RNAcentral holds the sequence, with entries from ENA. This is a predicted structure of a 72-nucleotide RNA (transfer RNA) from a Verrucomicrobiales bacterium. Rfam family: tRNA. Rfam describes the family as follows. Transfer RNA (tRNA) molecules are approximately 80 nucleotides in length. The source organism's lineage runs through Bacteria, Pseudomonadati, Verrucomicrobiota, Verrucomicrobiia and Verrucomicrobiales.

RNA sequence: GCCGGUUUAGCACAGUGGUAGUGCAUCUGAUUUGUAAUCAGAGGGUCAUCGGUUCAAAUCCGAUAACCGGCU
Numbered sequence: 001g002c003c004g005g006u007u008u009a010g011c012a013c014a015g016u017g018g019u020a021g022u023g024c025a026u027c028u029g030a031u032u033u034g035u036a037a038u039c040a041g042a043g044g045g046u047c048a049u050c051g052g053u054u055c056a057a058a059u060c061c062g063a064u065a066a067c068c069g070g071c072u
Base pairs, nucleotide, nucleotide: 001071002070003069004068005067006066007065010024011023012022013021018055026042027041028040029039030038048064049063050062051061052060
């Protein structure tokens, strides 16, 4: 230099155009003599950034950034 992949909650990840979710973690409550475990609930998101397509974009297209890998 060229090519490809990844980027979504504190962490690990799902979500192939129509309400952003799961597990763990955190908080609250129930249960217990107490803790753990279990059960119920709650909070937490600029879907990397910018632009485009569309009635509608995490999702499609382009550029940029960070990280990972391959080739030379």